[in-house]
RNA sequence: CGCUGAAUCCCCGCUCGAUAGAGCGGGGAGUGGGGGAACCAAUUCCCUUGGGGCGAGUCGUGACCGAUUUGUUGCGAGGCGCAGCUCUUUUAGCGCCAGCCCGACAGCUAACCCCGUAAGCGUCGAAAGAG
Numbered sequence: 001c002g003c004u005g006a007a008u009c010c011c012c013g014c015u016c017g018a019u020a021g022a023g024c025g026g027g028g029a030g031u032g033g034g035g036g037a038a039c040c041a042a043u044u045c046c047c048u049u050g051g052g053g054c055g056a057g058u059c060g061u062g063a064c065c066g067a068u069u070u071g072u073u074g075c076g077a078g079g080c081g082c083a084g085c086u087c088u089u090u091u092a093g094c095g096c097c098a099g100c101c102c103g104a105c106a107g108c109u110a111a112c113c114c115c116g117u118a119a120g121c122g123u124c125g126a127a128a129g130a131g
Base pairs, nucleotide, nucleotide: 001122002121003120004119008029009028010027011026012025013024014023015022016021030117031116032115033114034113035112040107050105051102052101053100054099058077059076060075061074062073063072064071078097079096080095081094082093085131086130087129088128089127090126091125
């Protein structure tokens, strides 16, 4: 200076400091998410192998390991990301399809209530349109 992501900006108090500033706590704005009426949907069966949430991070299928589960590895479909100031579409190339949380419980949902505002990285192809 940029990228993924909601994860940015401002103010106050205390402590440290010569200053700039840093750390901790609190508040506000913006922004992200969850719970929560009526109406609508559902209200059949099965199931404890429960069900649900954040997130792109899903589905199907073959092979191998394997007692099973799990796992590894291909293929297909689908989804996500990638410096022209921004956005949209097409195309080429590259990469990703994780991780975590609630705790028997949640459809939608006005009022209302609650929670987050991290963490991790290093990029540059081309065409059209709008601003």
Background
RNAcentral holds the sequence, with entries from MGnify. The RNA shown here (c-di-AMP riboswitch aptamer (ydaO/yuaA leader)) has 131 nucleotides and comes from a soil metagenome. The coordinates come from a structure-prediction model, not an experiment, and the mean pLDDT is 80. Its Rfam family is "c-di-AMP riboswitch aptamer (ydaO/yuaA leader)". For this family Rfam cites "New RNA motifs suggest an expanded scope for riboswitches in bacterial genetic control" (Barrick et al., Proc Natl Acad Sci U S A, 2004). Its family is annotated with regulation of gene expression and cyclic-di-AMP binding in the Gene Ontology.